[in-house]
Molecule: transfer RNA
Organism: Candidatus Bathyarchaeota archaeon
RNA sequence: GGGGUCGUGGUCCAGCUAGGUGGGAUGCGUGGCUCGGGCCCACGUGGUCGCCGGUUCAAAUCCGGCCGACCCCA
Numbered sequence: 001g002g003g004g005u006c007g008u009g010g011u012c013c014a015g016c017u018a019g020g021u022g023g024g025a026u027g028c029g030u031g032g033c034u035c036g037g038g039c040c041c042a043c044g045u046g047g048u049c050g051c052c053g054g055u056u057c058a059a060a061u062c063c064g065g066c067c068g069a070c071c072c073c074a
Base pairs, nucleotide, nucleotide: 001073002072003071004070005069006068007067010026011025012024013023020057027045028044029043030042031041032040050066051065052064053063054062
């Protein structure tokens, strides 16, 4: 230098193919349970979906550029 895969709460990961309310687990908070704690149960909490732009009535999703991680080629 060229190519490929990936980037989504504190952490891990779905959702992208086929555009239409941001989901799960874990964590954290409160309450229940317990003599107390853990486990368990209920409720709650936390996201500019890597950044910028474009298309569209509408973009995590489609298109372009850029940044970062990993892998391959040279």